Predicted 3D model of a 100-nucleotide RNA (TPP riboswitch aptamer (THI element)) from a Phycisphaerae bacterium. Rfam family: TPP riboswitch aptamer (THI element). Gene Ontology term of the family: thiamine pyrophosphate binding.
[in-house]
RNA sequence: AAUGUUCGCUCGGGGUGUCUGAUGGUGGAAUCAGACUGAGAGCAGACCCGAAUGACCUGAUCCGGUUCAUACCGGCGUAGGGAAGCGAACAAACCCGCCU
Numbered sequence: 001a002a003u004g005u006u007c008g009c010u011c012g013g014g015g016u017g018u019c020u021g022a023u024g025g026u027g028g029a030a031u032c033a034g035a036c037u038g039a040g041a042g043c044a045g046a047c048c049c050g051a052a053u054g055a056c057c058u059g060a061u062c063c064g065g066u067u068c069a070u071a072c073c074g075g076c077g078u079a080g081g082g083a084a085g086c087g088a089a090c091a092a093a094c095c096c097g098c099c100u
Stems, first nucleotide, its partner, number of pairs: 003091008011050004017036007056081003062075004
């Protein structure tokens, strides 16, 4: 001491769906309750993510499988976008000094 890994601090980015029932004259929106998946299912100093094939968005009301539906699996897809600085610990190429 390049760099790497992990952690911390600060700052920043992001998503919030589907189904069923009730209210709503009916249908829709909305609200409430329940169920499902998920880290997270709309506001919490929560959760995930911060340089990238991996937060998330777009194409996309996309295509195939599957499901009541979402979810899930595969494709698109190493696609196009997408938010970073500092500090600590450990490892350490390399460089320098000393000794032999």